Model confidence (mean pLDDT): 83 of 100. A computed fold for a 1389-nucleotide RNA from an uncultured bacterium, annotated as small-subunit ribosomal RNA.
RNA sequence: UAGAGUUUGAUCCUGGCUCAGGACGAACGCUGGCGGCGUGCUUAACACAUGCAAGUCGAACGCUGAAGCUUGGAGCUUGCUCUGGGUGGAUGAGUGGCGAACGGGUGAGUAAUACGUGAGCAACCUGCCCCUGACUCUGGGAUAAGCGCUGGAAACGGUGUCUAAUACUGGAUAUGAGCAAUGGCCGCAUGGUCUGUUGUUGGAAAGUUUUUCGGUUGGGGAUGGGCUCACGGCCUAUCAGCUAGAUGGUGAGGUAAUGGCUCACCAUGGCGACGACGGGUAGCCGGCCUGAGAGGGUGACCGGCCACACUGGGACUGAGACACGGCCCAGACUCCUACGGGAGGCAGCAGUGGGGAAUAUUGCACAAUGGGCGAAAGCCUGAUGCAGCAACGCCGCGUGAGGGAUGACGGCCUUCGGGUUGUAAACCUCUUUUGUCAGGGAAGAAGCGUAAGUGACGGUACCUGGAGAAAAAGCACCGGCUAACUACGUGCCAGCAGCCGCGGUAAUACGUAGGGUGCAAGCGUUGUCCGGAAUUAUUGGGCGUAAAGAGCUCGUAGGCGGCUUGUCGCGUCUGCUGUGAAAACCCGGGGCUCAACCCCGGGCCUGCAGUGGGUACGGGCAGGCUAGAGUGCGGUAGGGGAGAUUGGAAUUCCUGGUGUAGCGGUGGAAUGCGCAGAUAUCAGGAGGAACACCGAUGGCGAAGGCAGAUCUCUGGGCCGCUACUGACGCUGAGGAGCGAAAGCAUGGGGAGCGAACAGGAUUAGAUACCCUGGUAGUCCAUGCUGUAAACGUUGGGAACUAGGAUGUAGGGCCUGUUCCCGGGGUUCUGUGUCGAAGCUAAACGCAUUAAGUUCCACGCCUGGGGAGUACGGCCGCAAGGCUAAAACUCAAAGGAAUUGACGGGGGCCCGCACAAGCGGCGGAGCAUGCAGAUUAAUUCGAUGCAACGCGAAGAACCUUACCAAGGCUUGACAUAUAGAAGAACGCUGUAGAGAUACAGAUCUCUUUGGACACUUCUAUACAGGUGGUGCAUGGUUGUCGUCAGCUCGUGUCGUGAGAUGUUCGGUUAAGUCCGGCAACGAGCGCAACCCUCGUCCUAUGUUGCCAGCGGGUUAUGCCGGGGACUCAUGGGAUACUGCCGUGGUCAACACGGAGGAAGGUGGGGAUGACGUCAAAUCAUCAUGCCCCUUAUGUCUUGGGCUUCACGCAUGCUACAAUGGCCGGUACAAUGGGCAGCGAUACCGUGAGGUGGAGCGAAUCCCAAAAAGCCGGUCUCAGUUCGGAUUGGGGUCUGCAACUCGACCCCAUGAAGUCGGAGUCGCUAGUAAUCGCAGAUCAGCAACGCUGCGGUGAAUACGUUCCCGGGCCUUGUACUCACAGCCCGUCAAG
Repeated sequence: UAGAGUUUGAUCCUGGCUCAGGACGAACGCUGGCGGCGUGCUUAACACAUGCAAGUCGAACGCUGAAGCUUGGAGCUUGCUCUGGGUGGAUGAGUGGCGAACGGGUGAGUAAUACGUGAGCAACCUGCCCCUGACUCUGGGAUAAGCGCUGGAAACGGUGUCUAAUACUGGAUAUGAGCAAUGGCCGCAUGGUCUGUUGUUGGAAAGUUUUUCGGUUGGGGAUGGGCUCACGGCCUAUCAGCUAGAUGGUGAGGUAAUGGCUCACCAUGGCGACGACGGGUAGCCGGCCUGAGAGGGUGACCGGCCACACUGGGACUGAGACACGGCCCAGACUCCUACGGGAGGCAGCAGUGGGGAAUAUUGCACAAUGGGCGAAAGCCUGAUGCAGCAACGCCGCGUGAGGGAUGACGGCCUUCGGGUUGUAAACCUCUUUUGUCAGGGAAGAAGCGUAAGUGACGGUACCUGGAGAAAAAGCACCGGCUAACUACGUGCCAGCAGCCGCGGUAAUACGUAGGGUGCAAGCGUUGUCCGGAAUUAUUGGGCGUAAAGAGCUCGUAGGCGGCUUGUCGCGUCUGCUGUGAAAACCCGGGGCUCAACCCCGGGCCUGCAGUGGGUACGGGCAGGCUAGAGUGCGGUAGGGGAGAUUGGAAUUCCUGGUGUAGCGGUGGAAUGCGCAGAUAUCAGGAGGAACACCGAUGGCGAAGGCAGAUCUCUGGGCCGCUACUGACGCUGAGGAGCGAAAGCAUGGGGAGCGAACAGGAUUAGAUACCCUGGUAGUCCAUGCUGUAAACGUUGGGAACUAGGAUGUAGGGCCUGUUCCCGGGGUUCUGUGUCGAAGCUAAACGCAUUAAGUUCCACGCCUGGGGAGUACGGCCGCAAGGCUAAAACUCAAAGGAAUUGACGGGGGCCCGCACAAGCGGCGGAGCAUGCAGAUUAAUUCGAUGCAACGCGAAGAACCUUACCAAGGCUUGACAUAUAGAAGAACGCUGUAGAGAUACAGAUCUCUUUGGACACUUCUAUACAGGUGGUGCAUGGUUGUCGUCAGCUCGUGUCGUGAGAUGUUCGGUUAAGUCCGGCAACGAGCGCAACCCUCGUCCUAUGUUGCCAGCGGGUUAUGCCGGGGACUCAUGGGAUACUGCCGUGGUCAACACGGAGGAAGGUGGGGAUGACGUCAAAUCAUCAUGCCCCUUAUGUCUUGGGCUUCACGCAUGCUACAAUGGCCGGUACAAUGGGCAGCGAUACCGUGAGGUGGAGCGAAUCCCAAAAAGCCGGUCUCAGUUCGGAUUGGGGUCUGCAACUCGACCCCAUGAAGUCGGAGUCGCUAGUAAUCGCAGAUCAGCAACGCUGCGGUGAAUACGUUCCCGGGCCUUGUACUCACAGCCCGUCAAG
């Protein structure tokens, strides 16, 4: 010492990106009241107009000689003008002195001739200043200015002549100074010192009334400088070698001084991996910013040092310069010019142009501080002090305070009730900071000057008074991070965005508004730096799988190093001293009203150097030791290496024999070989390569790697003994060697195999997989290459931590077996498996062979892609290798584990899933639905399974939603209000296609005002919509699937997502049950409970039944009666693996049997878990939002939904003899019936008609059941099959059958002779087949649908395969989940 967002369906890691903080010489956008203190060209060291920024001294000198004073003359307007003399000394240029080397600016250059810190100079200088010793004598010659002449446009000169000095110069003096010789003393090497001794050399100036000031020569101090040394601070090795004055010596020169600083000669050195040389960048520091610190970044302002002054070079003067406002030369640029020649240098202060995102006044004053000169007054000073401009920064203040609810108006939202803006406003009572007006008004003044006097700022700060809430608030944000939410607009558009991301019609993310949040005279944005980032990790990271151990070994430098003794005191510890400038920072105190700011004191400055002390540890030096390491001796195992020799099996080839038609090859084939004799088989021969069995989870080697046998040479390991050496060790940057396969070079060799290549197949293609051939190569020798998933993806060495369990290889010891072999125990070394602690920032896993705990030295990593690529360098014959970036781009890439899903993965299981069967569809005709086309309209929806005889259980009108035409507009329908009028509904007539319009007749109560109900009209709210969105929804439904699954609580395990339970062994139709188990229980599902069919019992018998009794009929439960039976309606019983046997964990259960009407859920139905498909439906209904409102509403007539080249789906009828037709004859069940079913009877060939008994129905009717059975006929044909189509004639319903109904009769008599690829249903009262009924309905396109009964089969070996599903397991880069993900090419943008 704070974290957050972002990789995933979710998780834990790794890892990058991004944010919240602080800072700034800043800029930009919007806004802007005041004051104080600071700050202000970061870019073009770009160019500069104009003004100013360094002068001063007359007390150094000669000249000039103003005002004033005094005196004379002239003119006159008698107090003025002109003029001369004296005095006076202002002023000016010049000689001379001092200064100009300071102050001010800038950061170009400079990586060290710089800077910082600490030392040294016994190798040095120092004007002015301070202290101190001595002296200040005497001469000389010039020259500027001036005055003449003269050149030039100018700048600037030339020449003649005169003159002064503190200008220049000669001589004397010398305590001293320098030099030479020499003595004493001292030190740190060269040396220093003693005013030591002797000899020698050169040196002075005036002015004033005086003091004073000054000059010369010595010594000392102070200040300022010069030189030298050590250490420290940038990037780059894709810069590895650099260097001839280079390194050193001797001598000389030069300097204030050392020195190759320079020169002559001599020698050949010097620097460098601790980074020389080169390249890039850069003024350095105190400090400043940030940070917990260590660090990182930076060097504006202030302060110290350095460097520079248009660019480059050079010296002069001087104490000091190689000189910003000096000189000379060269260059570029600018200006003047008479073209001959000259002048200039703002990186001083202002200012201009230019550049740029961007940075100020051509201000005032020397009053203060400081500087130069002067004795001083004083002069100069763009240093400095102040003012101006700029919110550029920091700090402070204000824009009012208190009260005030009908919670006003307005705005916004709304569930329409209200909420919010909001005590906010209005209103009342106060205050007056700042601003404004008026009055007063400083300190800064120490000083200088005899005195008077002297303030730029400035009439400023400050004080007092007056009026008056009066003049003063914005900016950003409001999806998460991150404080703050609603409405409207927009509709992947416009736009936003720091990251994630938002926007495709309900956007808290865009724009606007209301509201809110934050900061506030500012607020945001952009840029840069630090932080967060432990994301370069010294503090403080890693390398099995996330990025990361070099392929392996040897070894140089370097780093690290066993036990013990002595010594030194280098590291190390400690005391003291010097230094670490000031400012800054921190603490305390003080001054401006506070603060910022300023002042004072202390701390700090973590450092460096010197010195005194200590000596454990590290180190140096000198000794000793043997546990590390090595040697020796004795054994031992081994595919360790190199060379030579040799062996057998097999393949191929050659020769000969036997032998005949194929062989070979494949999933199946073909190419190929073979009658010229193959394959097969026998014998002989040739040649090359590799070594079966042993053989192993085994051995050896550093790794690569190593396998028939023998011989020779040779490396290493292990064990035993403990004789020898005495730390000789470990690691190892560079370096060296070894290094699979492929490849390269030269020369051999070549049997088999076999890249390339050829052919044959496969395939849509097949430059592949498969087959037949086949070259390089594979083999040997000699060189090269130097890489691999060179992997245990785990570098080497040492020590320690359960030897805990169990194998195996080599050696030794002990034991015992009589001995051998084998055995047991133990020890050392190697090689495996399992596992504890511990570890893994994660998990998987590792675990004495560590990925545990420590130490030592080395290598490597720092988001993904670009890329192990480009360029450069080195190596290579080449191929290529080693080293190794950047631009650009993304917000991820990645590891481990989890849940699912998926797999042409595995295991187990089920289903009419396949198989076994039966019957269909697909071909024909017709019906119905759909697509498409058509149309004014052919209304709409449904589209794999899971749309398509579906919504629709009935489209001629209606329905109806569509189209055309004609009408209406508070409306066809609802509620309410106000007003007016009238009964309304209905009926009749006329016109019209009709809607509609017009006309006529007709009420009740009453207090006569009116009222009830209804209708019409007017006005307003509103009605209405089968208009859109099923991707805004509710409800309902389909599907997986009646599949057996889906979950929860507690507990346990895991960092976590999650797991466990639910897995496992059996069993079941079933997560059904049993057993076991870190699980124990529970819920929704399964099953059961419900309905129905099947058996029995019982109760009740009408409309049902009729056995027995009686009556009656040609005949019939027809009648009296009866309840036995059938049947009906209720109620009960029964079936539970209950019993027996066998199997079984003697569990669940399975198989067989008995009994039973029924046997293992008895058959059927209803019943549909968690969920999936943004599945279907806004047109059943409901509903948000949007849209229409004389129309997208509503009414009417007619038309359409019924069209038709065609395609599809579902059905019906057939193709016939198991049949068609005719005649006769038998047996059901479910249902329906009053605007209905309708009998007997009669008419019609028939559909049907007439008529009306019975029945609101166990009574009557529909109603005839049909297949079946009996008899006859047809005789295999497009037929006596089949019935489409068409013509004619009818019946019925209905307002109406034209578009467009059904049915009947007569006639017509099409296709079709059992259906390609493919495909569907069905496991028993099922399929198949046969009829019957009902809903809807006036009628009906129904052959559909929903039910009912009649007749009534075949087959299932089995689970390999197809489809679907369930459980377990495995892989995964999928999770929108394989219709996934993703790679390459091409095209367009």
Background
The sequence is in RNAcentral, with records from ENA and SILVA.